[in-house]
RNA sequence: GCCAGGGUAGCUCAGUUGGUUAGAGCGCGGGAUUCAUAAGCCCGAGGUCGUGGGUUCGAUCCCCACCCCUGGUA
Numbered sequence: 001g002c003c004a005g006g007g008u009a010g011c012u013c014a015g016u017u018g019g020u021u022a023g024a025g026c027g028c029g030g031g032a033u034u035c036a037u038a039a040g041c042c043c044g045a046g047g048u049c050g051u052g053g054g055u056u057c058g059a060u061c062c063c064c065a066c067c068c069c070u071g072g073u074a
Base pairs, nucleotide, nucleotide: 001073002072003071004070005069006068007067010026011025012024013023019057028044029043030042031041050066051065052064053063054062
């Protein structure tokens, strides 16, 4: 350089033939419980969906370019 896969919450990952609330588990904060702690229970915060363009009434999803990660190849 080329090929393939990936980039979504602090971490690990889902997600949708494009449709108006973007999710789970863990973690974090609070509550209740307990003599107290842990576990379990309830509630909550936290996201420019890698970046920039394009298509569309509408893009996390489709198209293009670029950046980063992993594997393969010479």
About this RNA:
A computed fold for a 74-nucleotide RNA from a Patescibacteria group bacterium, annotated as transfer RNA. The source organism's lineage runs through Bacteria and Bacteria candidate phyla. Rfam family: tRNA. The family's RNA type in Rfam is transfer RNA. It was read from a public genome assembly.